[in-house]
RNA sequence: CGGAUGCGCUCCCCGAUCUCUACAAGAUCUGGGCAGGAGUGGGGGACCCACAGGUUCCACGCGGUCUCCGGAUCGCUCGGGGUGAAGCCACCUAGGUGGCGGAGCACUUUCCAGCUCUAACCCGACAGCUCACCUCACAGGCGUGGGAAAGGAACACA
Numbered sequence: 001c002g003g004a005u006g007c008g009c010u011c012c013c014c015g016a017u018c019u020c021u022a023c024a025a026g027a028u029c030u031g032g033g034c035a036g037g038a039g040u041g042g043g044g045g046a047c048c049c050a051c052a053g054g055u056u057c058c059a060c061g062c063g064g065u066c067u068c069c070g071g072a073u074c075g076c077u078c079g080g081g082g083u084g085a086a087g088c089c090a091c092c093u094a095g096g097u098g099g100c101g102g103a104g105c106a107c108u109u110u111c112c113a114g115c116u117c118u119a120a121c122c123c124g125a126c127a128g129c130u131c132a133c134c135u136c137a138c139a140g141g142c143g144u145g146g147g148a149a150a151g152g153a154a155c156a157c158a
Stems, first nucleotide, its partner, number of pairs: 001140001005038001007036001012033003015029005039138006049128001061076006079126001080123004087100005101118005107151006
């Protein structure tokens, strides 16, 4: 930067220290782990609302297997969708450049100046919103100190 942080009985595991007859065992630990809870964030999921005018045609993507020929099942990603700031447009050629928009810059906010980023991954033909309900995650990566104003917090001293 980021939503990504506390707690954790009994018992148990690891580690450390001490005791000991030094094998074993016992004690201690503001040490680590652990069921689970709280809190935070995400996904799915009704009525209502939104979408959806009518007719015709095409099509429920691609490949494999099975099939009672209705479909079932396995895999894939171009359609669609999700987390995220990470989108859109143009040029030009298969990778870059530029513009608009968006995100970050060290307690918070505003103004000025300046510097960066605009990725990656997931679902698997499929999902609008959405009470109840179901379910997932709590990571990962860094090292700033420009100027002005207002506010707040901490420490030290008395």
Molecule: c-di-AMP riboswitch aptamer (ydaO/yuaA leader)
Organism: Nocardioides jejuensis